Predicted 3D model of a 1622-nucleotide RNA (small-subunit ribosomal RNA) from an anaerobic digester metagenome. It matches the Rfam family "Bacterial small subunit ribosomal RNA". Its mean pLDDT, the model's own confidence on a scale to 100, is 81.

[in-house]
RNA sequence: AGAGUUUGAUCCUGGCUCAGGACGAACGCUGGCGGCGUGCUUAACACAUGCAAGUCGAACGAUUUAGUCGUCGGUCAUCAGACGUCAGACGUCAGGGGAACGAAUGGAACUGAAGAAAGAACUCGCUUUAGCGAAAUCUAUUCCGAAACCCUUACGACCGAUGUCCGAUGACUGACGACCGAAUAGUGGCGGACGGGUGAGUAACGCGUGGGCAACCUACCCAUAAGAGGGGGAUAACAGCUGGAAACGGCUGCUAAUACCGCAUAAGCUUUUUGAGACACAUGUUUUAGAAAGUAAAGGAGGCGUAAGCUUCCGCUUAUGGAUGGGCCCGCGUCUGAUUAGCUAGUUGGUAGGGUAGCGGCCUACCAAGGCAACGAUCAGUAGCCGGCCUGAGAGGGUGGACGGCCACACUGGGACUGAGAACGGCCCAGACUCCUACGGGAGGCAGCAGUGGGGAAUAUUGCGCAAUGGGGGAAACCCUGACGCAGCGACGCCGCGUGAGCGAAGAAGGCCUUCGGGUUGUAAAGCUCUGUUGUAAGGGACGAAAGAUCAAGGGAAUAACUGCCCUUGAAGUGACGGUACCUUACCAGCAAGCCCCGGCUAACUACGUGCCAGCAGCCGCGGUAAGACGUAGGGGGCGAGCGUUGUCCGGAAUUACUGGGCGUAAAGAGCACGUAGGCGGAUGUAUAAGUCAGGUGUGAAAGACCGCAGCCUAACUGCGGGGUUGCACUUGAAACUGUAUAUCUUGAGGGCAGGAGAGGUUAGUAGAAUUCCUGGUGUAGCGGUGAAAUGCGUAGAAAUCAGGAGGAAUACCAGUGGCGAAGGCGACUGACUGGACUGACCCUGACGCUGAGGUGCGAAAGCGUGGGUAGCAAACAGGAUUAGAUACCCUGGUAGUCCACGCCGUAAACGAUGAGUGCUAGGUGUUGGGCAGCAAUGCUCAGUGCCGAAGUAAACACAAUAAGCACUCCGCCUGGGGAGUACGUACGCAAGUAUGAAACUCAAAGGAAUUGACGGGGACCCGCACAAGCAGCGGAGCAUGUGGUUUAAUUCGAAGCAACGCGAAGAACCUUACCAGGGCUUGACAUCCCUCUGACCGCUCUAGAGAUAGAGUUUUCUCUUCGGAGACAGAGGAGACAGGUGGUGCAUGGUUGUCGUCAGCUCGUGUCGUGAGAUGUUGGGUUAAGUCCCGCAACGAGCGCAACCCCUAUUUUUAGUUGCCAACAGUACGGCUGUGCACUCUAAAGAGACUGCCGAUGAUAAAUCGGAGGAAGGUGGGGAUGACGUCAAAUCAUCAUGCCCUUUAUGUCCUGGGCUACACACGUGCUACAAUGGCCGGUACAGAGGGAAGCGAAGUCGUGAGGCGAAGCGAAUCUCAGAAAGCCGGCCCCAGUUCGGAUUGUAGGCUGCAACUCGCCUACAUGAAGCCGGAGUUGCUAGUAAUCGCAAAUCAGCAUGUUGCGGUGAAUGCGUUCCCGGGUCUUGUACACACCGCCCGUCACACCACGGAAGUUAGUAAUACCCGAAGCCGUCGAGCUAACCGCAAGGAGGCAGACGUCGAAGGUAGGAUUAAUGACUGGGGUGAAGUCGUAACAAGGUAGCCGUAUCGGAAGGUGCGGCUG
Repeated sequence: AGAGUUUGAUCCUGGCUCAGGACGAACGCUGGCGGCGUGCUUAACACAUGCAAGUCGAACGAUUUAGUCGUCGGUCAUCAGACGUCAGACGUCAGGGGAACGAAUGGAACUGAAGAAAGAACUCGCUUUAGCGAAAUCUAUUCCGAAACCCUUACGACCGAUGUCCGAUGACUGACGACCGAAUAGUGGCGGACGGGUGAGUAACGCGUGGGCAACCUACCCAUAAGAGGGGGAUAACAGCUGGAAACGGCUGCUAAUACCGCAUAAGCUUUUUGAGACACAUGUUUUAGAAAGUAAAGGAGGCGUAAGCUUCCGCUUAUGGAUGGGCCCGCGUCUGAUUAGCUAGUUGGUAGGGUAGCGGCCUACCAAGGCAACGAUCAGUAGCCGGCCUGAGAGGGUGGACGGCCACACUGGGACUGAGAACGGCCCAGACUCCUACGGGAGGCAGCAGUGGGGAAUAUUGCGCAAUGGGGGAAACCCUGACGCAGCGACGCCGCGUGAGCGAAGAAGGCCUUCGGGUUGUAAAGCUCUGUUGUAAGGGACGAAAGAUCAAGGGAAUAACUGCCCUUGAAGUGACGGUACCUUACCAGCAAGCCCCGGCUAACUACGUGCCAGCAGCCGCGGUAAGACGUAGGGGGCGAGCGUUGUCCGGAAUUACUGGGCGUAAAGAGCACGUAGGCGGAUGUAUAAGUCAGGUGUGAAAGACCGCAGCCUAACUGCGGGGUUGCACUUGAAACUGUAUAUCUUGAGGGCAGGAGAGGUUAGUAGAAUUCCUGGUGUAGCGGUGAAAUGCGUAGAAAUCAGGAGGAAUACCAGUGGCGAAGGCGACUGACUGGACUGACCCUGACGCUGAGGUGCGAAAGCGUGGGUAGCAAACAGGAUUAGAUACCCUGGUAGUCCACGCCGUAAACGAUGAGUGCUAGGUGUUGGGCAGCAAUGCUCAGUGCCGAAGUAAACACAAUAAGCACUCCGCCUGGGGAGUACGUACGCAAGUAUGAAACUCAAAGGAAUUGACGGGGACCCGCACAAGCAGCGGAGCAUGUGGUUUAAUUCGAAGCAACGCGAAGAACCUUACCAGGGCUUGACAUCCCUCUGACCGCUCUAGAGAUAGAGUUUUCUCUUCGGAGACAGAGGAGACAGGUGGUGCAUGGUUGUCGUCAGCUCGUGUCGUGAGAUGUUGGGUUAAGUCCCGCAACGAGCGCAACCCCUAUUUUUAGUUGCCAACAGUACGGCUGUGCACUCUAAAGAGACUGCCGAUGAUAAAUCGGAGGAAGGUGGGGAUGACGUCAAAUCAUCAUGCCCUUUAUGUCCUGGGCUACACACGUGCUACAAUGGCCGGUACAGAGGGAAGCGAAGUCGUGAGGCGAAGCGAAUCUCAGAAAGCCGGCCCCAGUUCGGAUUGUAGGCUGCAACUCGCCUACAUGAAGCCGGAGUUGCUAGUAAUCGCAAAUCAGCAUGUUGCGGUGAAUGCGUUCCCGGGUCUUGUACACACCGCCCGUCACACCACGGAAGUUAGUAAUACCCGAAGCCGUCGAGCUAACCGCAAGGAGGCAGACGUCGAAGGUAGGAUUAAUGACUGGGGUGAAGUCGUAACAAGGUAGCCGUAUCGGAAGGUGCGGCUG
């Protein structure tokens, strides 16, 4: 960074798709280890169980209890001492010894050029690009280890056993008293408002950012100042009684406080008030001096002291200030929808009051009528916001999981209490749900950590610990802490490591492929050598720990002093993780590789299987018998403990374009104008400083990202530092530009004056031509209409013609890419009223301008309403034609309508498919209206209107001063095709409808311009037996032959429009033969190889059989030799490889062939043009049979074709002269027979000749054409061979060859017989005829080209004949087939089914052949069918041709009417290119490219899919009105109750219960709104290889098409009116 995909190809537009990155992921296959992270995105669904917020006894009264002490006792046990005996363990102190690893410090040496640094790596050197080598050392001291362990000395008491005495100790226990510790419910204090979770709600001052509070609060904490005096009354716990199942209470009685309440005091504070000063930002803030009133408190612990009391610490009260945390207000920013446009009654403001910590309609009363909104109010939908995260070059886009900040919520809704602060694990009420219940009543809230069910594609342990960090309480120890620290599970992610390394060719075996040679897997394996990361085992073994507190020592402040407090140092001691990380040793290459892909994009290819099946697929697309695309295998490619798939986001996508797109034809300029808001705006000053620019300050949290350094072996990860954070605010300045204010100017704009032009508009009147109708005249049989007709009109007088009249509509000529208008549009003439533009010269105003969302007006035709009018025309309709049909085109009629007035509608291909305005950018040439100059020609200039064209633009076409060029301003519009300008909603409309305007679903295209072809019922030119002009046929008959069909055991197979059908087949009785029936064979009828036997094979004879075959007999080898045998060849037998196949596929192929077409075309190189496909050349003007030639030309050349070269033929020359010839000569059997000869004919070789060469004309002086001369031949002389690039998947697997498939006692092979020859019929090709241009009989003449040895066969002879006998000659210019026939001469027939015609049939023969029955040919005699010239239609032929006549050959034993050749006789016609067919060139249109046998439209029928409507039904949401009204605050009342205060008392003050009221959640009722789902039926739409009907469009698409509108019709569609050219 791009790529694939629209086309035959191209360029463009444009969508779809892919390659990249990312993820809280999921799924599939697979899975060795570690580190760091991370893990319910769904049901804010419901939750069992455990834990998550307590703590303080140094606030208090109690209760329970361990322990200690004292006194008095009791019981038991033990022991000391003394005396007596025995044995020697332990502790303490002192001294000595005391290793390795490690760390720190110092020194030395070495490497290094030196110095420094460093000492693994890094580094250096050498070869060289991954290897080798150098270096990486030594040592001293201290610490730690190490209070271990070992040794020695001393001291000490002790212990064990035992006896006696005295005493002591311990345990248990009783009574009394004291002390101390612990625990516990309660009162009280602090905390529970933090921490933790979740994202439901919220579109908001919620969040972000920056400010403000002169409008506020703040427990604990800090600092400062001042205090703490003296009293009182209760109450829980507890006890008793009592209710209840329980939860939980009730009554009576007792008691304490740092609980509660008065009083005192008042530095200060609060309120009111009087002065003075300072400041400020509007209300105001602040300092100070007074006056009046009001207002505080609590103790506890330690120490000293006999006590009073003193003191320290913690607490308490008041006030000020700070810190921290909050509250409120404001600027700016913060998603989508206008198919949500108006919203709002406490609403907006004021006054007064209340309320609050505090401002405020926050609340109440009264007053006023405001407030918000197109810069988007209201409503609806969606959503926690941010730092950040992902992506991106960036700008952006997406996102908000983990971490951090803020907000909101805690089952749902409402409410207050307490408190400094308010409610996840507090309270009250209502609701839903769950649980308990004795049915009366109660209890609960995991969106804390685990965990369960459920949902889901999907997300973990009911773990350990408070060791660390942090939090609460406490003086502290300490307690609590699912915060947190760790561990567990999961490849969920990122990072790191491994699954071995070196050598190793017999290139092993096996696999796969193969052209069978080999290749590949592949140094891969095996094998040898090595290493030990990891693993396993054993041993050692951390960092994280330092504080607080305790103990010891020292110090500090205070105090009279001690104690205590605080600080410093030291000691001891604290680890969940965890015996984990890490280290050492040993052992084994041992335990550790998969996943995806291999047609293109996209790296990587073969085989087999399958056969549009199974399947693949991200897009294009693969698969229908040779699949690199399916499945498997081998091989290969990629990544790697992962790999793929799916989903989502960004990117690529400049495909919403700010950066950075467009609108003539691809999607896209509103039909046109006026104009509001808005946006933009001429020149010169001055001022200002809002925008703008510069400097400074604050902020922009941390984390993240970037850079550097550092710590875990590295990395991920983490720590530290730095830079940055484009923003906001404040402040100081600058003044060019924009803005604002002000002053001025004239060029933009406008006005005045003077002119001329015009179908500009409205209205009134007038005119002539024409159509139709009416009246009358003349006049007679038709008129009219069409492709042709008919309907229609007309003898009741049409049409035609003349005269007169009526009426409506439209204005010929002029008339013009002429004029006017904003557009629609405007056309006779005259008047009236009126708009705009243009020109000229001056004067005036002084920016007054441009555009223009909404808005308003105008707006063709059709259409609608009311009333007129109606000549012509004419939807609908009727009739006639056409047609398969004809709801059309054509014709005859004809109503709305067209016209007028008034009012609607508001759309068109309303188009220049081109918005408006301004400026600038070569020219040339027309034209309209003006002006200026000039005598004029003409020139200059302004405003319009056309054409050509430069630069430039554009995908191209094209545009080009009237831009689609270069720029600026403003508006409108577009974002793939279809669905669809549809549905729903809304607005407008009388209606028709118009405006606005989606989605589901579906496709991979739809489209623009241009190119090459092909095609056209487009055009131009040209050619051809293409037509025409002719001749002869075919189609009718009979027969022959081929085909179809039918039949059959089989009728073998192929060929199928031209271009199959007398074709393969140049010849089916057997054979051929491939088919059928039957009988046989199975290594085979045929080839090669191996083994055994035999010596032959061949030939001959016999038997059985239909034959194949079987059997028997007879005959019969060679070479070498060591004589054993071996080899060659042949036969028989055997085994297996294999043979064989006319079996399939001509759509796997080669080769061969047909056809367009012997048509004149088809291409290339270089150059040039074009972005390109392509073009040019090859087109054009002539000419030709021809792309033949000439000329011209951005082309110049060349190739395959054409032509020529080749063969035959026509003329001639030379050479040659047998088998040919015979002119002259001779002979003769009279036959060139013989001699002679080679002149001629002929033969067959080589030449000549013809080239538009010559002349004339035409043409362009060319090519060439026409005419002529000469010539045997004249313009290619005639004929043949020769077939360009290509087309038809044309034909052939049955000529042959061949891949693959199939078959193998058969689909092979042999044999006999049959069939290919069938026969109702249909078609093709031929033969013979239908007769007199003929038939028959007789006579007679003239060819050419061929064949001949298993052959042609003469003469002669027999036969009526076919033919027989016969045998000469001839391998052939000699002999033979061989008689040519038509023709000519003579004769007969006399127009008839015949003396035409010969089919058919009978009889008798002949020939070939093993064999003529199925199934040959010929002969003779007899028989004598159809047929008297052929419908529609159709074929061949242009000269030695058609027609006609015979001859020969190939095949072949025999068999031709076929085929291929040969000669004889020998015509007619051609005006010409309009038409039919085919072809060529150019051009044009195209929606075709499988190319018109193309493409393609709509209804109907069937299946499926999504959507709309619909009587309704269901569920939800947000409001409104009313009813009811819980808890609770507030207010009023408060007869009942009442400790503290007052009062001697009565009582009072105050309080409480209770009652009432306002508000008030849930609930109820009601009518609407709205959303979603569903709904009989219904509507259109989409999709669907081979359904029906037509053929509307694309070519002039056969009626040019399309747009708007109206109307009609099965459907496409038709018609009317107006418009457009696409």